Context: one part of a larger RNA
RNA sequence: UGACGGGGGCCUGCACAAGCGGUGGAGUAUGUGGCUUAAUUCGAUGCAACGCGAAGAACCUUACCUGGCCUUGACAUGCAGGUGGUAGAAGGGUGAAAGCCCGACGAUCCCGCAAGGGAAGCUUGCACAGGUGCUGCAUGGCUGUCGUCAGCUCGUGUCGUGAGAUGUUGGGUUAAGUCCCGCAACGAGCGCAACCCCUGUGUCCUGUUGCAAACCGGGCGCAAGCCCGGUGCACUCCGGACAGACUGCCUCGCUUCAACGAGGAGGAAGGUGGGGAUGACGUCAAGUCAGUAUGGCCCUUAUGGCCAGGGCUGCACACGUACUACAAUGCCUGGCACAAUGGGAAGCAAGGCCGUAAGGCGGAGCAAAUCCCAAAAAACCAGGCCCAGUUCAGAUUGCUGGCUGCAACUCGCCGGCAUGAAGCUGGAAUCGCUAGUAAAGGCGUAUCAGCUACGACGCCGUGAAUACGUUCCCAGGCCUUGUACA
Numbered sequence: 001u002g003a004c005g006g007g008g009g010c011c012u013g014c015a016c017a018a019g020c021g022g023u024g025g026a027g028u029a030u031g032u033g034g035c036u037u038a039a040u041u042c043g044a045u046g047c048a049a050c051g052c053g054a055a056g057a058a059c060c061u062u063a064c065c066u067g068g069c070c071u072u073g074a075c076a077u078g079c080a081g082g083u084g085g086u087a088g089a090a091g092g093g094u095g096a097a098a099g100c101c102c103g104a105c106g107a108u109c110c111c112g113c114a115a116g117g118g119a120a121g122c123u124u125g126c127a128c129a130g131g132u133g134c135u136g137c138a139u140g141g142c143u144g145u146c147g148u149c150a151g152c153u154c155g156u157g158u159c160g161u162g163a164g165a166u167g168u169u170g171g172g173u174u175a176a177g178u179c180c181c182g183c184a185a186c187g188a189g190c191g192c193a194a195c196c197c198c199u200g201u202g203u204c205c206u207g208u209u210g211c212a213a214a215c216c217g218g219g220c221g222c223a224a225g226c227c228c229g230g231u232g233c234a235c236u237c238c239g240g241a242c243a244g245a246c247u248g249c250c251u252c253g254c255u256u257c258a259a260c261g262a263g264g265a266g267g268a269a270g271g272u273g274g275g276g277a278u279g280a281c282g283u284c285a286a287g288u289c290a291g292u293a294u295g296g297c298c299c300u301u302a303u304g305g306c307c308a309g310g311g312c313u314g315c316a317c318a319c320g321u322a323c324u325a326c327a328a329u330g331c332c333u334g335g336c337a338c339a340a341u342g343g344g345a346a347g348c349a350a351g352g353c354c355g356u357a358a359g360g361c362g363g364a365g366c367a368a369a370u371c372c373c374a375a376a377a378a379a380c381c382a383g384g385c386c387c388a389g390u391u392c393a394g395a396u397u398g399c400u401g402g403c404u405g406c407a408a409c410u411c412g413c414c415g416g417c418a419u420g421a422a423g424c425u426g427g428a429a430u431c432g433c434u435a436g437u438a439a440a441g442g443c444g445u446a447u448c449a450g451c452u453a454c455g456a457c458g459c460c461g462u463g464a465a466u467a468c469g470u471u472c473c474c475a476g477g478c479c480u481u482g483u484a485c486a
Stems, first nucleotide, its partner, number of pairs: 001486002003483003007480007015470002019433005026324008034315002042053002064310007073128001077127007088105001091102004108119004130299002133297003139293001141288003144284001146282001151190006157166003170181003196276004201243005207237001210233003215230006246270001249264005326426001330385006342373003347366002352361003392423001397418007439462001441460005
């Protein structure tokens, strides 16, 4: 000087407390451990591995296993030699395919009058290729984490023999090393904040594909009104420019100051308005050689390459993360509203017709503010159920269909009929959340032929409860103290 302490002081955080909803029990989905296996490819392992790499494992992917094959190789560059019936190739034989064998037909470009030469291709040989083989404890790059915590340092000066100290400590204050005062310090840098994006208000501009207040015409209607066309850009909206918030103003309290507390005016918004992006010096020899790059080591008729089938989906078990439930604030049937983000050409597909349905036939329109996906759902209204393992719950299984795809046996998704398991709110323990949040409702997208998506990332509709407080648990910051630790 640090680190540590079941030392002390001050402070912060959904850390506790106050609340709301879960997990832990059930069934299933998914990941992991274990076991099994010819193989169940590999990595990730307290927080910070376990719906993680994987935003798509039937083949492919694929790295694994079994079997069949290739050996200058699937791919790059160079050197030397050969090559016109050459390269290629309809087709054929064998085979599971790859491969091996045969093969009608049969080439290109440049120089040159030609002979010929060169290039490309093929082939032989040699250099080499190739390796998801090892080492993340040889590395780059990227990432997680403490932590969006308020810290981490430097120059000069000063003090100390020196390691170092000071500044950065102290008194206040803040979300903040934020600011003020004081001070042998004076300044500065990386962080904080601000600048950036979205959102909340207004003004101006723009007016189609958007909008429809007024006016005109037409249609329907008893009427209210609705629809179409003209017309218009008022309004909504699309998206561009600007304005706006700064404790700026006022009162009280407390004040040396900086500020803080309570309230007020104005305002769409008030004290960082809300959300995002942004992650200091460093820590964990943290993670990644399987994304790519890369040193070293290793393999070289195989640890490389091609193919078929299998496996990654195995199942006595154990754990994590989720979904669906156990019901009446519910379930079923019918009716009837109101969104936003997005996506669409090898695509999205309307109306119509067929089918109980999944879906099929067909194809208007749309490279989309125009058309389509598209039905929002919870909500609300009406009726049924009457507390039961039920009109709860839907696992499992049988039969029968549909779709994608060369192909759904291993191993896809969806529909119909039948079947109708466990489950009556979950022990010890444990997680999330402070407001448009939690909870509960649906919708979209990436990947993608299809899909094991209940995942991930977004979007909107409905919309709470509680916080006395900091004694305790956990994590962290500052000061101080002890130390047989470095």

This is a predicted structure of a 486-nucleotide part of an RNA (small-subunit ribosomal RNA, 3' major domain) from a metagenome. The full RNA is in RNAcentral, with records from SILVA.